Transfer RNA from a Chloroflexia bacterium, 75 nucleotides, folded computationally. NCBI's taxonomy places the organism under Bacteria, Bacillati, Chloroflexota, Chloroflexia. The RNAcentral record of the sequence draws on ENA.

[in-house]
RNA sequence: GGUGCGCGUAGCUCAGCCGGCAGAGCGCCCGAUUGUGAAUCGGGUGGUCAGGGGUUCGAGUCCCCUCGCUCACCC
Numbered sequence: 001g002g003u004g005c006g007c008g009u010a011g012c013u014c015a016g017c018c019g020g021c022a023g024a025g026c027g028c029c030c031g032a033u034u035g036u037g038a039a040u041c042g043g044g045u046g047g048u049c050a051g052g053g054g055u056u057c058g059a060g061u062c063c064c065c066u067c068g069c070u071c072a073c074c075c
Stems, first nucleotide, its partner, number of pairs: 001074004006069003011026004020057001027045006050066005
């Protein structure tokens, strides 16, 4: 370099079924508790679903192209 599989969703790790309200844990912020802190508890905070196009009434989800990561094979 070529071919093929898988993956890309919140700051991080990841769910999201057979197309129909975008979520959890951690983190962060505020408060309670505490002599202070940690821990715990309550509340809050979060998104160009990698980018573009297509199908559809409707796309994170289906199809195509591009980019990136990973693995296998070939050279």